A computed fold for a 350-nucleotide part of an RNA from an uncultured prokaryote, annotated as small-subunit ribosomal RNA, central domain. The coordinates come from a structure-prediction model, not an experiment, and the mean pLDDT is 89.
[in-house]
Context: one part of a larger RNA
RNA sequence: CUGGGCUUAAAGCGUACGCAGGCGGAUUUGUAAGUGUCUUGUGAAAUCCCACGGCUCAACCGUGGAAUUGCUCGGCAGACUGCCUGUCUUGAGCUCGGCAGGGGCCGUCGGAACUCUAGGUGGAGCGGUGAAAUGCGUAGAUAUCUAGAGGAACGCCUAUGGUGAAGACAGGCAACUGGGCCGACGCUGACGCUCAGGCACGAAAGCGUGGGUAGCGAACGGGAUUAGAUACCCCGGUAGUCCACGCCCUAAACGAUGUGCACUAGGUCGAGGAGGUUUUGACGCCAUCUCGGCCGCAGUAAAAGUAUUAAAUACACCGCCUGGGGAGUACGGUCGCAAGGCUAAAACUC
Numbered sequence: 001c002u003g004g005g006c007u008u009a010a011a012g013c014g015u016a017c018g019c020a021g022g023c024g025g026a027u028u029u030g031u032a033a034g035u036g037u038c039u040u041g042u043g044a045a046a047u048c049c050c051a052c053g054g055c056u057c058a059a060c061c062g063u064g065g066a067a068u069u070g071c072u073c074g075g076c077a078g079a080c081u082g083c084c085u086g087u088c089u090u091g092a093g094c095u096c097g098g099c100a101g102g103g104g105c106c107g108u109c110g111g112a113a114c115u116c117u118a119g120g121u122g123g124a125g126c127g128g129u130g131a132a133a134u135g136c137g138u139a140g141a142u143a144u145c146u147a148g149a150g151g152a153a154c155g156c157c158u159a160u161g162g163u164g165a166a167g168a169c170a171g172g173c174a175a176c177u178g179g180g181c182c183g184a185c186g187c188u189g190a191c192g193c194u195c196a197g198g199c200a201c202g203a204a205a206g207c208g209u210g211g212g213u214a215g216c217g218a219a220c221g222g223g224a225u226u227a228g229a230u231a232c233c234c235c236g237g238u239a240g241u242c243c244a245c246g247c248c249c250u251a252a253a254c255g256a257u258g259u260g261c262a263c264u265a266g267g268u269c270g271a272g273g274a275g276g277u278u279u280u281g282a283c284g285c286c287a288u289c290u291c292g293g294c295c296g297c298a299g300u301a302a303a304a305g306u307a308u309u310a311a312a313u314a315c316a317c318c319g320c321c322u323g324g325g326g327a328g329u330a331c332g333g334u335c336g337c338a339a340g341g342c343u344a345a346a347a348c349u350c
Base pairs, nucleotide, nucleotide: 004321005320006319007304008303012318014201015200017198021194022193023192025088026087027086030083031082033081034080035077036076037075038074041071042070049065050064051063052062053061054060091191092188093187094186095184096183097182098181099180103177104176107173108172109171110154114150115149116148117147118146119145120144121143125136126135162169163168206247207246208245209244210243211242215241216240220236221235222234223233258317259316260315262313266295267294268293269292270291271290272289273288275286276285277284299306300305323350324349325348332343333342334341335340
């Protein structure tokens, strides 16, 4: 430099934003950098190739040609790309009017359950298991009633449902706030797509400081089980789980499927709109936009499957793969308080 790939065989960064870079809608004028064509100079010789010739042939040698696909002077062309310029509205964005939503953040309020505290009733067990025991209980437990305190999580609605870029998001109300969809003229006029570095977000666990601690519960203790039992089961129980602020930056972070755009049979269900139509239907029917599922044709695929939410057909850009083990390890670098993260080999071996 080129080829083949990335749902499940190795391979899509966890997700977004975005500078450089790459790529980029319709049309006009100019320019002539790229491009094409003609031409100038150069591209040493030898070698390679072709023709002819010389050694008896050949190797070898001689002469001529071609080639040297490159660079370069100048001219011409003006389709395509670039640059300059004018215009356009379909891409993109904005405005206006609506709509749905567990999107985010902050505050406040609520009921059920649970544990604890105090009191009443009551009087021998409770609890737990396969069976037991540890444990709790006459200093009155369990059960039950009343009052109070506390922390965490929000049943039904709930869905095959909704929102969010992903992680994720669910009691009620209020404040602040991001995004989306639909409709309608109107406005700007390519303002776009992707994105190495970079920057931001990023479950759980973990870390730092200070709070909080009802339940649960690594570690730990005890009781069982067992040949043993550093487990599974039971009784306890500390970190943690919760809050504030600051770190960590990893997951089967999954649709194991990068983002954007275009295009390509249908059927059916659900969510959110805005229309049309007929009128008695709590609405049906028709067409339409957006989102979420299922089935299925062509195509595709090794097959499973996928199939307008593509893994079909194409384009643009990024990331990644190259036999198994060694190894996501060592060393170095860098980030981190640490734990560790990111980057990332080789020997050797099959």